Predicted 3D model of a 1457-nucleotide RNA (small-subunit ribosomal RNA) from a metagenome.
The coordinates come from a structure-prediction model, not an experiment, and the mean pLDDT is 81.
RNAcentral holds the sequence, with entries from SILVA.
RNA sequence: UCGAGUUGAUCCUGCUCGAGGCUACUACUAUUGGGGUUUGAUUAAGACAUGCAUGUUCAUCCUGUACGGCAAGUAUGGGAGGCGAACAGCUCAGUAACACGUGGACAACCUGCCCUAGGAACGGGGAUAACCCCGGGAAACUGAGGAUAAUACCCGAUAGAAACCAACCUCUGGAAUGAAUGGUUUCAAAAGAUGCAUUCUAUUGCCGAAUGUAUUCGUCCUAGGAUGGGUCUGCGGCGGAUUAGGUUGAUGGUGGGGUAAUGGCCCACCAUGCCCGCGAUCCGUACCGGCUAUGGGAGUAGGAGCCGGGAGAUGGAUACUGAGACAAAGAUCCAGGUCCUACGGGACGCAGCAGUCGCGAAAUCUUCGCAAUGCGCGAAAGCGUGACGAGGGAACCCCAAGUGCCCAGGCACAACCUGGGCUUUUCCAAAGUGUAAAAAGCUUCGGGAAUAAGGGCUGGGUAAGACCGGUGCCAGCCUCCGCGGUAACACCGGCAGCUCAAGUGGUGGCCACGUUUAUUGGGCUUAAAGCGUCCGUAGUCGGUUAUGCAAGUCCUCUGUGUAAUCCUACAGCUUAACUGUAGGGCGGGCAGAGGAUACUACAUGGCUCGAGGCCGGGAGGGGGAUGGGGUAUUCCAUGGGUACCGGUGAAAUGGUAUAAUCCAUGGAAGACCACCUGUGGCGAAGGCGCCAUCCUAGAACGGGCCUGACGAUGAGGGACGAAAGCUAGGGGAGCGAACCGGAUUAGAUACCCGGGUAGUCCUAGCCGUAAACUAUGCUGACUUAGUAUUGCCGAAGCCUCGAGCUACGGCAGUGCUGUAGGGAAACUGUCAAGUCAGCCGCCUGGGGAGUAUGGUCGCAAGGCUGAAACUUAAAGGAAUUGGCGGGGGAGCACCACAAGGGGUGGAUGCUGCGGUUUAAUUGGAUACAACCCCGGAAAACUUACCAGGGGCGACGGCACUGUGAAGGCCAGGCUGAAGGUCUUGCCGGAGGAGCCGAGAGGUAGUGCAUGGCCGUCGUCAGCUCGUACCGUGAGGCGUACGGUUAAGUCCGUUAACGAGCGAGACCCGUACCCUUAUUUGCUAUCUACUUCCACGGAAGUGGAGCACUAUAAGGGGACCGCUGGCGAUGAGUCAGAGGAAGGCGCGGGCGACGGUAGGUCUGUAUGCUCCGAAUCUCCUGGGCUACACGCGGCAUACAAUGGCACAGACAAUGGGUCGCGACCCCGAAAGGGGUAGCUAAUCCCGAAACUGUGUCUUAGUCUGGAUCGAGGGUUGCAACUCACCCUCGUGAAAAUGAAAUCCCUAGUAAUCGCUUUUUACCAUAAAGCGGUGAAUAUGUCCCUGCUCCUUGCACACACCGCCCGUCACACCAACCGAGUGAACUCGAGGUGAGGCGACCUCUAACUGGGGCUGUCGAAUCUGGGGUUUGCAAGGGGGGUGAAGUCGUAACAAGGUA
Repeated sequence: UCGAGUUGAUCCUGCUCGAGGCUACUACUAUUGGGGUUUGAUUAAGACAUGCAUGUUCAUCCUGUACGGCAAGUAUGGGAGGCGAACAGCUCAGUAACACGUGGACAACCUGCCCUAGGAACGGGGAUAACCCCGGGAAACUGAGGAUAAUACCCGAUAGAAACCAACCUCUGGAAUGAAUGGUUUCAAAAGAUGCAUUCUAUUGCCGAAUGUAUUCGUCCUAGGAUGGGUCUGCGGCGGAUUAGGUUGAUGGUGGGGUAAUGGCCCACCAUGCCCGCGAUCCGUACCGGCUAUGGGAGUAGGAGCCGGGAGAUGGAUACUGAGACAAAGAUCCAGGUCCUACGGGACGCAGCAGUCGCGAAAUCUUCGCAAUGCGCGAAAGCGUGACGAGGGAACCCCAAGUGCCCAGGCACAACCUGGGCUUUUCCAAAGUGUAAAAAGCUUCGGGAAUAAGGGCUGGGUAAGACCGGUGCCAGCCUCCGCGGUAACACCGGCAGCUCAAGUGGUGGCCACGUUUAUUGGGCUUAAAGCGUCCGUAGUCGGUUAUGCAAGUCCUCUGUGUAAUCCUACAGCUUAACUGUAGGGCGGGCAGAGGAUACUACAUGGCUCGAGGCCGGGAGGGGGAUGGGGUAUUCCAUGGGUACCGGUGAAAUGGUAUAAUCCAUGGAAGACCACCUGUGGCGAAGGCGCCAUCCUAGAACGGGCCUGACGAUGAGGGACGAAAGCUAGGGGAGCGAACCGGAUUAGAUACCCGGGUAGUCCUAGCCGUAAACUAUGCUGACUUAGUAUUGCCGAAGCCUCGAGCUACGGCAGUGCUGUAGGGAAACUGUCAAGUCAGCCGCCUGGGGAGUAUGGUCGCAAGGCUGAAACUUAAAGGAAUUGGCGGGGGAGCACCACAAGGGGUGGAUGCUGCGGUUUAAUUGGAUACAACCCCGGAAAACUUACCAGGGGCGACGGCACUGUGAAGGCCAGGCUGAAGGUCUUGCCGGAGGAGCCGAGAGGUAGUGCAUGGCCGUCGUCAGCUCGUACCGUGAGGCGUACGGUUAAGUCCGUUAACGAGCGAGACCCGUACCCUUAUUUGCUAUCUACUUCCACGGAAGUGGAGCACUAUAAGGGGACCGCUGGCGAUGAGUCAGAGGAAGGCGCGGGCGACGGUAGGUCUGUAUGCUCCGAAUCUCCUGGGCUACACGCGGCAUACAAUGGCACAGACAAUGGGUCGCGACCCCGAAAGGGGUAGCUAAUCCCGAAACUGUGUCUUAGUCUGGAUCGAGGGUUGCAACUCACCCUCGUGAAAAUGAAAUCCCUAGUAAUCGCUUUUUACCAUAAAGCGGUGAAUAUGUCCCUGCUCCUUGCACACACCGCCCGUCACACCAACCGAGUGAACUCGAGGUGAGGCGACCUCUAACUGGGGCUGUCGAAUCUGGGGUUUGCAAGGGGGGUGAAGUCGUAACAAGGUA
């Protein structure tokens, strides 16, 4: 002092969690010492075996025993007497109370032992226990007789005390009821012991008696003190109102009783009080305080331990004794429990110390000692003491220390290892000291690094692994967020590291963190939160002034506020913890005394600004009542009129021939009140709108006349309170829940349509709620401005003289814009959500839930009040960026439309895919962006698939191996075939796949681990940066707006100014021109030769040449440059000129930031995983070529713009030695044979559509060519599955193709062929090339999409989104519940142990017995009321739960806001 978690990101609200401290239990681990107020409190104030925990006194008395020779004496018993046992110790059940704390009071009291002072102790008497003896009883215990003593008991005397009466002269005091005084009456004391001395008696002597004495111990009386208690009282400290009234001895009085003492404490009579919203009563919980924990404090929580007080002793009641108890290691009784018993009767009470059982997560030894401290008794010695002291156990807390240090070498090193050295706290051993006795400790000495480290964590928060292996949404982890689905920094291990350390973690609780209960110190427009509004009671708060008082307040002083705890200083244990001494502080208080008087209160008297009253003229849908009016609608009547009307997206239901709809006239009914109407007015709110009258309320303004603080708010309370709803009675035109039809639809209990009841209206009463909203409580004061409007007032100007128009100022309202400020922001902003003051109401994560239950109100519906269990990490607000919308606005595109051209979809074939089949039909690609795609050509190979058969392991280790390894081979069998294997042999000469590792190889897996490459958005025009600025921030601006462009292209404007990647520029080709160059190209001109000739010439060859074409290098040219229009004098655009080309000339290449987990591991590369003698590799054969079917792409057609026949013409790109192959020959052809030339501008390969002529004449044809048959040819080991070509024959479907859909804007579409690639052979494929060569548009945003702006959003995996409810299943908690149990409590009635009191009676007498009666009264029974609780058939909802069903309610105009 914060941090993590809601989001794509942000700010906020808000809660959850983490980090701190304390505490109990627990897991793992553990060397030592010291100290401590630790140690069955939490649950069972449950039950207890056994032992111990209170005795003492012989200097009160009687008596016994032992020792002592007797005795003296010593020791030890029994009993009487005295004192103590009311302390100490334990516990916390009860108790909400004078129990506790604190301060007072007693003029209403007591006090043993102790202290002080004074006085006294005289004379008598009778018993009794122990003891003796006799009984009863199992025991506990108890009875009769006899004897005896005292400091035991009794009587008398004296001293005295108490009570009563009198009086108020005296004293104290605040006050006499006190003291003192006078009188009367009653009661009424005592005890000795011991020591010493003397005397006497007896005696050996002691003993005994008497007297005296003592600074001995006691006894009695009186007065006082001290100590300890008793009682009363002010104030203080828990929760609940889902407890609002309680109380009958209750409140008081008089008179009694009782007590130590006051008092309804108890009783008789009388009165009717007393307590309560400042919380009575009732219920729940709880011992209280000093203190303890935590916290900065204020506080919050605790109150077991130590101290003070209280209460209790199995539950309950009662008294006795005593100074003190209603006592508990005393008594009596009841209840329940346990034990003994001879069944008659008895005994007991660990919440004392140990200990046992039980309960539980949870707590020690049945130890030692009275040595210390204290207590009881005693004259004392002493005795007793489970108080206490001491030890043992326990990781209970605190404090302190250690587990080694140094050097060298190895090792990369710090870890580790080796060697050497040092030290000895601790450890082991010994002596002394220590102790009640031990032990520990302390001192000294010897030995020896020896005897001593763990727990948690390592994804973030949070310090520490981008390590290895295993696992594979499994197992598991997790405090929160979250990890795990085959490369896990998060699971389980290993290694390494971090942290604390004799401890370290986990779980539960408390405080802090939490300003998340807010006094300090919060909020309420939208996050949770302002009562619907007003009136008003209590309460709280209150203008100005003077005087008084001194209650609050302030100052000074006095008393008190235990010790411990806390702080400071000093001191003692080696230090510390701990302890001691001194001081301070705390208890933040209470009480008393004296003073001050500003403020508050109180009392009294003034004041006028607050408030109210009065007067005045105005404004208003303010309210109530009565009367009147208006239009429309519907209905009725009459007249006119005729076939449809009505309704919708389209329809139908419906109305109408008994005449509708429509028009006109008249009438009836009920409801409503257009225009005026406004950001306007009025009202507390709800709400209020035709006109007039009556009754009535409020506000504003003006006057400054009156009262004189009369005020503000307002818990409870009261009144009003839309719509709907309810009761009763009316009324009912229109509209219209429910309902009935018609549509729509998958369905349509809806939206739309036709009808229609309640209701809507009135009267009287109830209900009491709304998004009753300004989501903003009321009142007062203060704080920059502008503007509009309503009312009143002042007052100026104009004037049409009007209740007119226009300024200005004041007050009061109603709006808009905005400053400062505020706010999370949106926003608000003198009508505050600003700054202050007063009062009230309300909130405290989401859900469960405004539910349950109780109470209360209501006729009901329901309202008000209003939880919990359980569940959950978010729910929420505002704003941002995207995406989306059956939102809006711009712009654009032949993978959009329009205008057109040609197709596909129908047929046959080819081809690819799906499906199916199969031993296999290998695999990939699947909307656009898969489907003649990978594959650019599967007969074998390819080949990855299937069937069958063989082969192969570098390197290391081993089995085996000169008794011969690997390898090879004749013959035969198996086999499709094979020394592959088998049989049989032979050769060979050193290794060795039989085993374990490890490799080669893998078209095995993962394109969701990757590189690279590619497709696609995208034939798009976008994507960003720097600086500045705006915003708390995400982010915005720039990049928006107006034009313009193919373009974020350019111009203008602008809190932006610039820049980058894209676009463009650039590169290639093509179109025009120029220059240069000329072989293999060209041949205009010139020339030579050869051949042919129709004599004009033509063809060829060579030379010469480079004009032209061509080739391939370099330049030029086009830039809206020029003219005009439009536009803003811009950017640009339109038209024109010139030009080969005109507005990017045309066509390509080039593909921004990024998205698509797009495609490819089967091109290659590559991580990980896997196979490894088979998923490697070879061979033979098959398959990829299958075929009821579906889809895509193409070819050929359906013919005459054609087919066929004959003849004729014109290209370009290209390719060629594994080749192209001229030319010649053979063949009908495919083709075959021979061969020149060509490693190529040289040689070779070569067009078709077209043109001309002829024929066919609309037909399944001389169209079409599928299919099938026969015969040939070529390639190749091989042509069956399964190649191509030729010839002859055969001659299928098909006659222009539904819904739908594709391509295309010019040398384009269409059409025609050619080349190349792949190749042994195979092209209907692809990539190219040229030939012929159109139509239409010059637009638009309607469809499909893209870009930009804006808007809404509950979406962000981004609409293929999100998300709601029923039903079904599982689990959980609570609710209702017929009933059935339990506990507690309050009345009533009955029985009643026992106590207390009066009376009577018996007895020789008594404290005894009996009787009767009054009273208190535990316990128990009966029958009720109340509260709490257990179980419960059944019922209803709620919550939770990876993939269930039905729909689609909400979020976009969510498709009906």